[in-house]
Predicted 3D model of a 110-nucleotide RNA (SAM riboswitch aptamer (S box leader)) from a Bacteroidales bacterium.
The coordinates come from a structure-prediction model, not an experiment, and the mean pLDDT is 83.
The sequence was found by an Rfam model in a public genome assembly.

RNA sequence: UGAUUAUAAAGAGGAGUGGAGAGAACAGGCUCUGCGAAACUCCGGCAACCAUCCCAACGAUUUCUGUGGGGAAAAGGUGCCAAAACCUGCCCAAAAGGGGAUUAUAAUUA
Numbered sequence: 001u002g003a004u005u006a007u008a009a010a011g012a013g014g015a016g017u018g019g020a021g022a023g024a025a026c027a028g029g030c031u032c033u034g035c036g037a038a039a040c041u042c043c044g045g046c047a048a049c050c051a052u053c054c055c056a057a058c059g060a061u062u063u064c065u066g067u068g069g070g071g072a073a074a075a076g077g078u079g080c081c082a083a084a085a086c087c088u089g090c091c092c093a094a095a096a097g098g099g100g101a102u103u104a105u106a107a108u109u110a
Stems, first nucleotide, its partner, number of pairs: 001110008013043005021032003026089004044081003049077002052072004057067002085102001090099003
C1' cells in the first nucleotide's frame, strides 16, 4: 500500500510546550478557536476489535481442536476522548427513512 470482514447517532479531558488555524479530501453549509487552533509531551479516562477467562450450541474428531453466539474482566497489543464520521453531495422515497460511495479504526491476508 492492496484485498476481505466487522464497526462508526453510545461513551470518555485536564496540564505543559506551542502560536493560527481546526473539524480526512473537494464543494456548499454550520461549528470550534488569542478566554489559545493544529502538532508534540505528561497524566487521567472511555470503549472492548485482538489477546485472556466462563457458558451453552453446532460441526468434525481417538484426542487436541474449529465456527459463530452470549457473558466477565481491563494487566497486555491497538483505537478513541466538541457537535452523528458535525451536516449535505450519488440512488430510492412526498417526507421520515433506507441503500451506496468515500473515510477512519480493528482483525485477517497478500